Predicted 3D model of a 557-nucleotide part of an RNA (large-subunit ribosomal RNA, domain I) from Saccharibacillus brassicae. Its mean pLDDT, the model's own confidence on a scale to 100, is 85. RNAcentral holds the full RNA, with entries from Rfam.
Context: one part of a larger RNA
Parts: sequence; structure tokens; C1' cells
RNA sequence: AGCGCACGGUGGAUGCCUAGGCACCAGGAGCCGACGAAGGACGCGACGAACCGCGAUAGUGCUUCGGGGAGCUGUAAGUGAGCGUUGAUCCGGAGAUUUCCGAAUGGGGGAACCCAGCUGGACUCAUACCCAGUUACUGACCGAGUCAAUUCAUAGCUCGGCAGAGGCAGACCGGGGGAACUGAAACAUCUAAGUACCCCGAGGAAGAGAAAACAAUAGUGAUUCCGUCAGUAGCGGCGAGCGAACGCGGAACAGCCCAAACCAGAGAGCUUGCUCUCUGGGGUUGUGGGACGUCUCACACGGAGUUACAAAGGAGUUUGGUAGGCGAAGAGGUUUGGAACGACCCGCCACAGCAGGUGAUAGCCCUGUAGCCGAAAGCAAGCUCCCUCCGAGACGGAUCCCGAGUAGUGCGGGGCACGUGAAACCCCGUAUGAAUCCGGCAGGACCAUCUGCCAAGGCUAAAUACUCCCUGGUGACCGAUAGCGAAGCAGUACCGUGAGGGAAAGGUGAAAAGGACCUCGGAAGAGGAGUGAAAUAGAACCUGAAACCGUGCGCUU
Repeated sequence: AGCGCACGGUGGAUGCCUAGGCACCAGGAGCCGACGAAGGACGCGACGAACCGCGAUAGUGCUUCGGGGAGCUGUAAGUGAGCGUUGAUCCGGAGAUUUCCGAAUGGGGGAACCCAGCUGGACUCAUACCCAGUUACUGACCGAGUCAAUUCAUAGCUCGGCAGAGGCAGACCGGGGGAACUGAAACAUCUAAGUACCCCGAGGAAGAGAAAACAAUAGUGAUUCCGUCAGUAGCGGCGAGCGAACGCGGAACAGCCCAAACCAGAGAGCUUGCUCUCUGGGGUUGUGGGACGUCUCACACGGAGUUACAAAGGAGUUUGGUAGGCGAAGAGGUUUGGAACGACCCGCCACAGCAGGUGAUAGCCCUGUAGCCGAAAGCAAGCUCCCUCCGAGACGGAUCCCGAGUAGUGCGGGGCACGUGAAACCCCGUAUGAAUCCGGCAGGACCAUCUGCCAAGGCUAAAUACUCCCUGGUGACCGAUAGCGAAGCAGUACCGUGAGGGAAAGGUGAAAAGGACCUCGGAAGAGGAGUGAAAUAGAACCUGAAACCGUGCGCUU
């Protein structure tokens, strides 16, 4: 030195565990904000810092109403000082307080700072300092005052009211913009894809929506979503690829209001008999409707209503939710053990043998579970009452009305599954530009016939999409290099000028019983002693693999 055996050190794999995650299901909730949000800064404790809680009324704080019932002053031990059956701590409802920054809004500013005006107050001999309130901007909105060119008036200005702003859930939705890689085995039309991304806007959903729709000689009857039709018909360098609709079956169902004609009132203009504006009535349709004229019936014993169709509130009640409460049955015997929840023997409950804990595996030890019960106060939903609102029809066919720079057309584009095609339909730009019921649009060029339907105004619940969040539950999901980046004070430490990037790190024991005391040592540490079932469980703490490093012995050289 090698090999082997034994015993150690180091190291932290493995096993077991779970305080944390992941995915989903059901229900709820789906917004907060000038009444100052989200998010922060700085403070508040008898005791240092941090987390968490709170805000100069500041350590879980103040008031009140409920719950609850013996301990309490958070994590967090210790010391100190206190509180509590006159009901504390704790849990829930409502309220008060809530520094400074932040849309930040009196002005400024390098966020958490600096400096003011006005009104009122406190203090002072009087100021100053101090306290409370108020003072940003915008609005095509509402009201009032004032008022120029310019006589009236208006513009403008001023004041008051109301509203807006900003945040976010990295989701869902509508709109405005809008790629490329890629595929086409290259590549340009095409595809990827109206995707990613940017911007604007909104809601708990959004959008769409009550036929100028489909269909086809039969019919349907707003919209949305699902299944099918169907990878069909089609589109397509007819390549790659893209890809319907009708119809049928379901989910859910709900329909309405204006503009105009006409009437009434008020006002304005001025050409003095018209026009315009505003308000109220009227009216809302495609077997055309309405105005208009004539006639009939009706005023409630009827109908409807707060999500559209008008709109505001009150009372009662029920249910749910925001704290909770009751809740069966073994301290049974023997035995092993440190410990019984194990084994054996004997019992009991069960609308409860889900689950968790307890010194090992517990229906009957604890918390619970099944079942039953419960709210002073806010909230949500339903119902009832009060309340609130409400005319319909026929006949006539002379006249009037029925959404205009609109429909349509030319040119250029876009969207439709549809790439210009025979290209209808919808939308935009540009140039033109109708008709009013004897009217107009559509039925995939176009024309006729036929059929369907009334554009150029608006509103509308449900079925649908999503999940930051709350409650309950589930898992052939993970188990510390896994599972969220984060099981531990993590978006932390650390890196970067910055945008941004971004960790590592779990386990003594049933219980700290966390090793008094003695010896050596400066200490670290070690040896005794003691605790414990165990200390090779001693805090560098469960198990403790391998690499790696040793000690002893044997063999070989």
C1' cells in the first nucleotide's frame, strides 16, 4: 500500500410523517372609490427587533346589541403590573375613531414632505404657534345671479347642486388596431389568425334580440347556448388547408317603448299668416297600421307592477345566511408494554361505525358525527297587504303620416365557410342619389310570376362564459430536488442603474422531563451524575444508504 472482517467519523439518500400545495364539485358572491379606494409610509405595548392587530380614542383598542361561561392580557417563553360570575378574554351584527402618502383634489413636491388663503374657535395684553371646517379640474347636465360688441337679448363670467376621475380578477365580454415564426416539405396568393400583443369600454355577466327573417307551393315565427345535420354543400396556387346553412332534437322562454300624421298649450322669428322650437295628449303596424270622421261598450266586483314594458316607498311574514346550542353508549376485567387505542374475556349505543385527537390500532376518553334547536342587529330571496298604474272595439276609405344625403348605383376595400368568382347578402371610404302603400326590401347575378317581410330610432330577463374571493366537500393528485416560486417571517434574502430576475431552508421527545451538581479545560468540548422506554432521541437532535476519511485485527506484497 492493496484486499477482507469488525467498529467509527463524515454525509444526508431512503423509509415513515405533514403543518403546505394541486385539481375539481356544489352553493354563495362577483365589485371597491371624492362619505377619499386598492396599495403603502410612519407610529401605537411596562419591556429590543420582527410578524400580525390597531390608528394620536392607536397591543386585538372605543360604543352598543347578541352569542358564550372561566379564565384572560396575540405569535411568545420570562419578569412586572393588572382584568374577570357586577360575566372578562373570545365569536358575530351595527356604529365611532381612523396620522401621512396615494385618483390625491388649497399651492408646490425628489410619494409618505414643504408652504398657504378664507370662515369659526382656543390661547394671549396683543401677535405668533395651535384646533375644526373649507379652497383642484372637467361636464354637451340641472338651477340661480350677473352681463359685452349691441337697444332687448345672447355669448361670456360667477355661485350652488349633481356627476366623473382612480383601482382591479394575469379570468370571462364588446369594440378600435393588429403581427411573425410556422404550414404549404422552397415561396409570393393562401395558412398560422383576426391568434398573440396594444388601446378603449362595460357588467356580474357581456354581446345578441322581437323579422325590410327563414323557407319553398308545405310551413316556421325574437335572441342565446347545446346535440345533430357534417367534415356534408361549398371555398381553395382546387395546393396546404378552410368549412357552413336549412331542417330536426333539446336548454330557456317575454315581450315592449319612441319618431311622424293630428289635437292643445307656451315661446320665438318676423315677410302678419305662416314657419320653427318646447311641453302634454295621440300613436307604434304588414291578414298593412295609424291619424281623421261616425258609432258601440267600459271606469272595476277587473288586470298589471319595481329586470325591459311608468315609478317610489312602507308594513307584516317565511326561508336562507352572518355567532351558536343540545347531542347515545365501557374511567369494565386479565395480559404485554414507558404508555393500551393492541391481544384475550365480558358488556353497551347506533337516524351517530364520516373524520380528527388522545403516550401504539378507540363507535362507547375528548372534539365531533346523525338528528334536533337557535338571532337583539345588518344582509339576501320569496309571499301578503298598503301603495302605484291602466280603456277597448267596429265601420268608412276622400285627405294626411309611416325613420333621407337614407336605400340604391359607379369606383376602391372589408365581413360573410365563400380567395372577384355567375357573387347575391351585410359594413366602410369616395362620387352620385330615389320612392311613401297604385310604396319599398328580400328569396345567392339578372328578369317575370309567386312567396315572405316593412330598413334607414330605441329597450329587454332566462338558458351561455369565467373565478381574485367566501363556505362545505371530493381525489387510482404531490409528499420537502415533489407539490404553488414560496409547508420556516417569500416575491423575502440576494442579483441588476432599471424593466426585471429570484433562491436555499421541514421532523428531539408521549411530555422539556431541554441534562441540577461534580471533574478537566480560557472556551468549545469531554468524562461522571441525573431525566427518559430509548440520549448512537442531547437541541449540529426520527430513520441515517453511498461516495469520502479513519482505528483494530487477518492475509498478501